[in-house]
RNA sequence: UGAUCAUGGCUCAGAUUGAACGCUGGCGGCAUGCCUAACACAUGCAAGUCGAACGGAAACGAUGCUAGCUUGCUAGCAGGCGUCGAGUGGCGGACGGGUGAGUAAUGCUUGGGAAUAUGCCUUGAGGUGGGGGACAACAGUUGGAAACGACUGCUAAUACCGCAUAAUGUCUACGGACCAAAGGGGAGGACCGGACCUCUCGCUUCUUGAUUAGCCCAAGUGAGAUUAGCUAGUUGGUGAGGUAAAGGCUCACCAAGGCGACGAUCUCUAGCUGGUUUGAGAGGAUGAUCAGCCACACUGGGACUGAGACACGGCCCAGACUCCUACGGGAGGCAGCAGUGGGGAAUAUUGCACAAUGGGGGAAACCCUGAUGCAGCCAUGCCGCGUGUGUGAAGAAGGCCUUCGGGUUGUAAAGCACUUUCAGUUGUGAGGAAAGGGAUGUAGUUAAUAGCUGCAUUCUGUGACGUUAACAACAGAAGAAGCACCGGCUAACUUCGUGCCAGCAGCCGCGGUAAUACGAGGGGUGCAAGCGUUAAUCGGAAUUACUGGGCGUAAAGCGCGCGUAGGUGGUUCAGUAAGUUGGGUGUGAAAUCCCCGGGCUUAACCUGGGAACUGCAUUCAAAACUGCUGGACUAGAGUACGAUAGAGGGGGGUAGAAUUUCAGGUGUAGCGGUGAAAUGCGUAGAGAUCUGAAGGAAUACCGGUGGCGAAGGCGGCCCCCUGGAUUGAUACUGACACUGAGGUGCGAAAGCGUGGGUAGCAAACAGGAUUAGAUACCCUGGUAGUCCACGCCGUAAACGAUGUCUACUAGCCGUUGGGUUCCUUGAGGACUUAGUGGCGCAGCUAACGCAUUAAGUAGACCGCCUGGGGAGUACGGCCGCAAGGCUAAAACUCAAAUGAAUUGACGGGGGCCCGCACAAGCGGUGGAGCAUGUGGUUUAAUUCGAUGCAACGCGAAGAACCUUACCAUCCCUUGACAUCCAGAGGAGCUUGAAGAGAUUCGAGUGUGCCUUCGGGAACUCUGAGACAGGUGCUGCAUGGCUGUCGUCAGCUCGUGUUGUGAGAUGUUGGGUUAAGUCCCGCAACGAGCGCAACCCCUAUCCUUAUUUGCUAACGCUUCGGGCGAGAACUCUAAGGAGACUGCCGGUGACAAACCGGAGGAAGGUGGGGACGACGUCAAGUCAUCAUGGCCCUUACGGAUUGGGCUACACACGUGCUACAAUGGAACAUACAGAGGGUUGCAAUAUCGCGAGAUGGAGCUAAUCUCAGAAAGUGUUUCGUAGUCCGGAUUGGAGUCUGCAACUCGACUCCAUGAAGUCGGAAUCGCUAGUAAUCGCGGAUCAGAAUGCCGCGGUGAAUACGUUCCCGGGCCUUGUACACACCGCCCGUCACACCAUGGGAGUGGGUUGCACCAGAAGUAGCUAGCUUAAAAUUGGGCGGUUACCACGGUGUGAUUCAUGACUGGGGUGAAGUCGGAACAAGGUA
Repeated sequence: UGAUCAUGGCUCAGAUUGAACGCUGGCGGCAUGCCUAACACAUGCAAGUCGAACGGAAACGAUGCUAGCUUGCUAGCAGGCGUCGAGUGGCGGACGGGUGAGUAAUGCUUGGGAAUAUGCCUUGAGGUGGGGGACAACAGUUGGAAACGACUGCUAAUACCGCAUAAUGUCUACGGACCAAAGGGGAGGACCGGACCUCUCGCUUCUUGAUUAGCCCAAGUGAGAUUAGCUAGUUGGUGAGGUAAAGGCUCACCAAGGCGACGAUCUCUAGCUGGUUUGAGAGGAUGAUCAGCCACACUGGGACUGAGACACGGCCCAGACUCCUACGGGAGGCAGCAGUGGGGAAUAUUGCACAAUGGGGGAAACCCUGAUGCAGCCAUGCCGCGUGUGUGAAGAAGGCCUUCGGGUUGUAAAGCACUUUCAGUUGUGAGGAAAGGGAUGUAGUUAAUAGCUGCAUUCUGUGACGUUAACAACAGAAGAAGCACCGGCUAACUUCGUGCCAGCAGCCGCGGUAAUACGAGGGGUGCAAGCGUUAAUCGGAAUUACUGGGCGUAAAGCGCGCGUAGGUGGUUCAGUAAGUUGGGUGUGAAAUCCCCGGGCUUAACCUGGGAACUGCAUUCAAAACUGCUGGACUAGAGUACGAUAGAGGGGGGUAGAAUUUCAGGUGUAGCGGUGAAAUGCGUAGAGAUCUGAAGGAAUACCGGUGGCGAAGGCGGCCCCCUGGAUUGAUACUGACACUGAGGUGCGAAAGCGUGGGUAGCAAACAGGAUUAGAUACCCUGGUAGUCCACGCCGUAAACGAUGUCUACUAGCCGUUGGGUUCCUUGAGGACUUAGUGGCGCAGCUAACGCAUUAAGUAGACCGCCUGGGGAGUACGGCCGCAAGGCUAAAACUCAAAUGAAUUGACGGGGGCCCGCACAAGCGGUGGAGCAUGUGGUUUAAUUCGAUGCAACGCGAAGAACCUUACCAUCCCUUGACAUCCAGAGGAGCUUGAAGAGAUUCGAGUGUGCCUUCGGGAACUCUGAGACAGGUGCUGCAUGGCUGUCGUCAGCUCGUGUUGUGAGAUGUUGGGUUAAGUCCCGCAACGAGCGCAACCCCUAUCCUUAUUUGCUAACGCUUCGGGCGAGAACUCUAAGGAGACUGCCGGUGACAAACCGGAGGAAGGUGGGGACGACGUCAAGUCAUCAUGGCCCUUACGGAUUGGGCUACACACGUGCUACAAUGGAACAUACAGAGGGUUGCAAUAUCGCGAGAUGGAGCUAAUCUCAGAAAGUGUUUCGUAGUCCGGAUUGGAGUCUGCAACUCGACUCCAUGAAGUCGGAAUCGCUAGUAAUCGCGGAUCAGAAUGCCGCGGUGAAUACGUUCCCGGGCCUUGUACACACCGCCCGUCACACCAUGGGAGUGGGUUGCACCAGAAGUAGCUAGCUUAAAAUUGGGCGGUUACCACGGUGUGAUUCAUGACUGGGGUGAAGUCGGAACAAGGUA
C1' cells in the first nucleotide's frame, strides 16, 4: 500500500544514570549526594608548634614565707617549681582540603632528550676559632574613634655583621683570586657555675644517592573554509644581558626570512587522562565519586620572602561589592568543613573524635589537624532478608460475570496444627590497641655500673564509633505490599458508564449508543520495597557503511575537455631497509575490567596473586611484497613513413528552387481563413496568370538506429588554411603512463552591449472568434529576436538521466571505414581490425532491464548522496552591464515522501462483440378534463415507510365506522392478551336505568364436562406481585425476505509450473456460439458454481378412458345431442412418440461450426414460463414476522366517541377519456377463452325508462349460474362544425350496500354541456400472434377500480446497418485513482496562529588598530636628605626614565537582542475564484 518487493525516514522492545517527578514504603549492609549562580555570604571551626634557640613572667597551679583575720579564706612576697600570654628566633603556613572559571595548547597522554636546581632524609670527607654593634619585648612620653603608630631609653639569642682558616668548591687571562659556621640539652667529677671529658641534638663546606621541581622534542588530543592568507621580535645569525637552567627570554647590529589546503590566521565550544557507559567487535557518548596532571582562589596587575610561590585561610596597588566610623580614616574575601540567602526539577548535620591511618612542630611526653575515622539525613543506586509455613471443599459468605445451568475470585479466607528470621524487650559481649609509661635483664657507646640507644621479659595502660558486631532468653502470626500494565508491537479480558463529549496516545491510532484502546468494577499479567513517568547516552541503526552502504529509473556522475599538486603505476637484475614480519629489552602508575583464591552467615563490598593494558620507544634479525637508489628491456605510451574515410573546425567565393516585395501586361469579383465564422485584402482592380527586377534567409531529393567531433554540435557546390581518427609495414625513444582537488579553456537556446542587416517565421502587442469568463488554445496582422561582426552571459530532460582509463568473460544477425587471403573474378567466400545498431547465455538487478559499446568480474583515480517540505531559498562571499549564476544553511513542520512491478477501477485511449442501445418503423407521454400516487403547503391530526435508473395506480389484493398506527375528548392500571399463587363462583342467556360510548348500577334465569367420588380439566370474578404490553428508536447491531447490475457470461478451486513477492498461468491466442457454447493450439491437467439440459404450459400425432363433454353413421324427436345409441371426431386428462445439425450439398483447418436444401406439425436453445453464479449498492424492510441493545411502565400500554389519513395558490410521475368520419348514433346479427359461486352465483317470470326490486327453479358445479362477449358484419343517418364529437362540472330525482353514505361510497334517470380541433423542449414502449385495438374474468371486498393479476378476439409496419447516444462482456494501453473519475489535485485571495529574511535605526557583548594616561612593582640613572657596627662604587628616603594593570578618546570588525513597516514560508473547519497536473486530463 487494495495487496507486493525495494528505497527511505519515524517509532518501540535492551542496558545505563551524581538524576528529578507521581503513587507507595518493613529491616540491614556497602556506596553516592549543588550537574544550576567561579552568585553573595551571618556565625563557629579548618596551621600551627618549639621554654631542649632567647630576653622574660600577663594568666593558672603546687610549695614555702609574711600580714589580716586566725577551722580556713583573702592579700602580698619568692621565676625557686609545674608551666606560659605577648615578643625575638627556628621550622612549617608552596603539603593536606576545594573548584573547573579560564585554557584547543605556556595544557594533557604516550615515548624520548639535555643545559638545571633540590629544605627535611641518605653516603662519605672536613670544620665548628676569635670578635662586634644593634632591634623587639619592657619602661616612659605621645598621636588616633579605631586600625595602627611616632619619639626617647634599656636588653638576650641558634637574630644580624666583620675577622681568621680554607679545598675535594667557584671564577680564571692558568699567573692567580675568592667564599663558612652557633650553639643547646643530659650526665660525670668538683662547693656551684664556667672551663674540661663524654653522649646527644644542632650549625657550616664539599660530595653521593633518593625525592621533588623546572626546561626541550616527536606523535596524538573538538567544530566551522559562509574564517584563505597570517607574521616586524616576526624567522635566522653575531655579540651582550638575564635565568637554577637551553632559548628573541631581553637588547644592539645584520640578513629577509618564518607559518599555511597535510588547513596557518580567525571564530565558537571545552579542563586533559586512567577510566565510566554502551556495543559481538570496530566504534559511539562521556570525564560525578576514586587516582594522576593542569589551572584558579572576589576581578585585574605586581613583586617580596623562601629550597620551593608570583602564594585559597601572606603582602602592595587598581576596580566592583559588603561592613565599621567620631567622616579624618579603616576592615573583608567559604571554588576548606558545617551552615544561610538566592538560583533551580533537584542534592544532606552550624554532629563526635584525634581511638586508628596520615601530616606539621618538638629530643620526647605531647600539641595542632572540618585531612581522616565515625555518626546523622535521603529507597539516590547496588546487594541481601522478611512480610509467615503446612493442612484445609460445605468449593462458605461477599464481589464480579452469566447462555441463569453455572463459572470465577479460590486452598484463597475462615478453621486446625506449627515456626519465630527481621523488628521489639532484657542480658551477655569480641575485634579494631600498634604505641606510650614503669620495672628487670642484656648488648653498644663511654673513664663510667651515670645518661642515651637497641633487644628480650613482665606490669600498667589509651576506643569517637558504642545501647557496636555477634550470641542468648522472652512473647506472639503477632508490627511489615505496593506500583504499572492488559488493541497490535508486548505477557495479560470481561461488565458497566460515556457517546468525536470527557478523555487516551511511544508509533500505528482509539472515542460519533453494543469501546478488550476513555473512566470505574471484577479478573488477569509483569516487577516488587519498590513501581511507573520524564530527561539523557549507547544499542537496535549496515540510518555516515574502516570492519560494513550506495549513485540508469528510488537521494546521488561535475555539460565536456586540457592539465597542476596529490593518489596509483609494465618486465628484469643488484643494492638498501622507510613501510612489512619475527624475537629480545624498557615502559604502558595504582585503582578499575577479566581469571583463580581469601575475608565479612551469603551477596553487594573488601582483599592476595595472575593475566591484561590491543600502545610507544629501542635493539637484533629476515628480504617475499611496496618504497628508495643504480643498471637493463619492450608487450603500455609516443615518433617517423605510406595509404584511407568523413555534415570535424575557420575564412573566401558561387549556384538553383521557393517565399515575399516592387514594376509592367492579361483579366474580373471575389480572395483568404475556419469546426463554423469574422477581423484582414479587393472595383483606387485583389486573388489567378505571364514577364522583369530587388533582397534576405535556408540548402528539397541523395539522407540511412549512415559519417565526423571531447561535449555543445556539424548538411548545396568550389577554393585556401587547419585539428583529430583509422589502417599497413618497418625503424626509433625506452614507462615518457592513468586519473585529476584547486586552475584553465570550450560550451545549445534564450538574453545583454555596440554597429550592420531584416525575405520568411515570430515572444510582446492589436484585432476577430470561442467561452459563463478566455489576459489562452484557433484566425488575421505584427515588433524585438532569429542573420552578420566584435564582446559578454555560462545555464538546459547540457540524457545513454549510465565519470575517465585498463584487463577478462558464450554466441548470432545487420551496417560504416580499412587490411589480409582464396578461387569458380562475383551484387563472391573466409579471416582480421576500428566504429555503430538489433537480439540473446552466464552473471547482475527491488524489479524494469543491462548483457564484449555491461548496469557482469576485477583494479586505479576523481565527483556526488544520506527522509519529505522549508530550499537550490535566506544571509555572507566570488563572478556578471543587467538578467542572473556559483557556493549554500537554519528555525519551523509532517510520518511519511519515493522507485519498480501487481490486481482492479477509470479514460472526452485503442481493438473485437452484444442488447428495442441507436437506426428503420408503429403507437404513446409531455398540451386538455378527470382518476390515482408523490412533493410542497396547510392542519389539532392531515399516522408511518418507499426517494435516480432500482420511490411516486409503490407497502395498500381495495381508509365512511372498523381497519388506524395520527389528533381531540372522556376513561382503566397485573391491565384487551400469556403463565404462576390465593380466595370466591358457575359460565352463559334475557332485561331495566344513566351516559356520546367505553363503563357503572341493578333485576331475572341458570348448578355445565370427566371421575376410581378423593378430585381433575376448562371458564368467570376479586386480590397481591413476578410480569404483560409498545406499529416507541436503531435496517448503520441482525435473521429472514426482496430489488438491482442481469438471464449479463461470467466467478472460482485443487495439483502442477512460474515469479523474491503481490500475483500469473489455467480463464490468454486462432476460429465459433445466445453462452468460459464447442473445436484446435498452448505449462498446464482437471474440477466446482453459473450457461445449456432435466421441470411446467403450448404447437403435431398415437395409445388408453367416456360423463356432466362430443355426435360421423343408425333410429326416435317437441327439432334443442333433446332422447336411444355410439367411442369414430372435437374436447378433457394420464401415458407415450417426435427435433438430434440426424440426412444432403457448399464453406471452413480433415475441427468446432456456419450457409443453403430435403423431409417434417415443428429446424437449428420451435414459442413462453419457472429457474438469477461469485458478488455490488452499510440498496429496501425493526410497520408482515423474528430478534440483540436502548427507551416507556396510573403510560410511548389499554378502551371509547368524534375527527383525520379524502385538506389545496402549486409542481411532478403513472393512467383513463377524448379532440372525431378507419368515426358518433340507431336497428339487426355472428364468433371466445379463462375464471368465480352455498353468509354464494342466481335462471324462467312479474314490476320499474333505469339503477334495481319482488320472487325463487337449479347448482357444493365439463350438468346450474354469473353470462348479452366486444371490436366485427349488414342497413340507415350525421358531413368537418366545438358538431348527433367530447363528456367534465352543476341542479333535481332515485337505487343498492351498510348500525350509519354530512365530512367521505358506487350506480341510475332527467337536465346542464367546461376544457379539448392531435399537443414546445424533451421523452417512453414494442421485432410477431408482437405492437396497436376490442371486450371478458378474478383477487381484495358489506359496499366501493380508469389500478393490479389473468383471458381470449381482430391483427400490422420495420430492422440498410453498428458511425453515433446508453448499458454490458473480452483483450490491450496510460494512470499521481483504490471511498476507485460523483476520483485525485494546483495556485491566488480572505481569516487565525507560528517560526524566519529585509528594515530607518536602537541597546548590549567580544575584539583589532591608533593615541592619551600611568597606580603598585621591578630595572636603570641620581647634584638632595639620612644611616650604630661591618662601610664602601653600600642601605633607606626623595627625584627621574623605561616597562605596565585599570581607565579614556577616535575609528573599524564581529555577534546577540530589539524595531514602525515589509517579503516570502509553514500549519489550520466542509471560506472565495477558477480548473493547471494525473487518461491523448480534453491544447501530450
Small-subunit ribosomal RNA from an uncultured prokaryote, 1484 nucleotides, folded computationally. RNAcentral holds the sequence, with entries from ENA. Rfam family: Bacterial small subunit ribosomal RNA. Rfam links the family to the GO terms structural constituent of ribosome and ribosome. Its mean pLDDT, the model's own confidence on a scale to 100, is 85.